This is a predicted structure of a 355-nucleotide part of an RNA (small-subunit ribosomal RNA, central domain) from a Microcaldota archaeon. The full RNA is in RNAcentral, with records from SILVA. Model confidence (mean pLDDT): 85 of 100.

Context: one part of a larger RNA
RNA sequence: UUGGGCUUAAAGAGUCCGUAGCUGGCCGAAACAGUCUCAUGUGAAAUAUAGGUGCCUGACAUCUAUGCGCGCAUAAGAUACCUUUCGGCUAGGGAGCGGGAGAGGUCAAGAGUACUUAUGGGGUAGAGGUAAAAUUCUGUAAUCCUAUAAGGACUACCUGUGGCGAAGGCGCUUGACCAGAACGCAUCCGACAGUGAGUGACGAAGGCUAGGAGAACGAAUCGGAUUAGAUACCCGAGUAGCCCUAGCAGUAAAUCAUGCAGACCCUGGUGUUGCACUUGUCACGAACAGGUGCAGUACCGUAGGAAAACUGUUAAGUCUGCCGCCUGGGGAGUACGGCCGCAAGGUUGAAACUU
Numbered sequence: 001u002u003g004g005g006c007u008u009a010a011a012g013a014g015u016c017c018g019u020a021g022c023u024g025g026c027c028g029a030a031a032c033a034g035u036c037u038c039a040u041g042u043g044a045a046a047u048a049u050a051g052g053u054g055c056c057u058g059a060c061a062u063c064u065a066u067g068c069g070c071g072c073a074u075a076a077g078a079u080a081c082c083u084u085u086c087g088g089c090u091a092g093g094g095a096g097c098g099g100g101a102g103a104g105g106u107c108a109a110g111a112g113u114a115c116u117u118a119u120g121g122g123g124u125a126g127a128g129g130u131a132a133a134a135u136u137c138u139g140u141a142a143u144c145c146u147a148u149a150a151g152g153a154c155u156a157c158c159u160g161u162g163g164c165g166a167a168g169g170c171g172c173u174u175g176a177c178c179a180g181a182a183c184g185c186a187u188c189c190g191a192c193a194g195u196g197a198g199u200g201a202c203g204a205a206g207g208c209u210a211g212g213a214g215a216a217c218g219a220a221u222c223g224g225a226u227u228a229g230a231u232a233c234c235c236g237a238g239u240a241g242c243c244c245u246a247g248c249a250g251u252a253a254a255u256c257a258u259g260c261a262g263a264c265c266c267u268g269g270u271g272u273u274g275c276a277c278u279u280g281u282c283a284c285g286a287a288c289a290g291g292u293g294c295a296g297u298a299c300c301g302u303a304g305g306a307a308a309a310c311u312g313u314u315a316a317g318u319c320u321g322c323c324g325c326c327u328g329g330g331g332a333g334u335a336c337g338g339c340c341g342c343a344a345g346g347u348u349g350a351a352a353c354u355u
Stems, first nucleotide, its partner, number of pairs: 004326003007309002012323001014202003021195003025089007034081001035078003039074004048066007092192001093189003096185003104178007111155002115151008126137002163170002207248006217241001221237004259322006268300014304311002328355003337348004
């Protein structure tokens, strides 16, 4: 609960596509459902108002008239808005074309250093590790140097408050395939749009199922230390896992803690990325230094806003459309039930009681 809100106080769903719904550009014509005007009918009684009558008066009762009954039905009209139908337009949206940019995605092939292991050669007593040590490795020759081979993971420098992606996320090279955005042109379609309850898809890490792989790292675990203790921090090992293939799961401080879309604002300044146009220099290079427009990405900041911190054309300003969500703290994201899941659990989601 006809109210106010959602960066940080409770509150924006992890993200996107999209159904119903809601909302929707400019011009003309028609219809007249909504809307508006007028008329008729109906709109019980009581109650209300005015006047009368009856009780001695009043209250009360009763009669007449009026009003109310804010509505409904029917008929006739109005046509600005809204709706519907028809016709047209191009500013929204979409398609097309052009040359560029990009760690965007999937798959395949290849490369690189490091690391570990194995083998050969050299070489001899220590090596590791730490605040200090010890566990540990080592005379069956370690550590170290060197040559060769194998293996799995990873991708230094470039690297940038740089780029791309809806989000999660994406970083060696080359190729194939797929997708998106910006800029420019203004060729085509002609409102085809916005949002989006349900639904569907994607969704880090960790986890689960099956099969592989296993170098480094490393929950659990085992040792060594430290300590009063040490189920830790430090050290030595080390299984799952991390990696690959096929599935499941569906959560994160999934954060810009800021939903999506459109419009507007006397304003702005400084970088940087992409595209287009343009000026100057020139050793004419896809060069260097500027300027302008659009699109992105950052910092500062005017007005305004805000409890303030801050925000500030990438709004948390001023408006509009649609969705989601909140309503003191705890109990509790718990219980019960439903749905989903192999499980772990997820999702929906209370109350008593307490304060």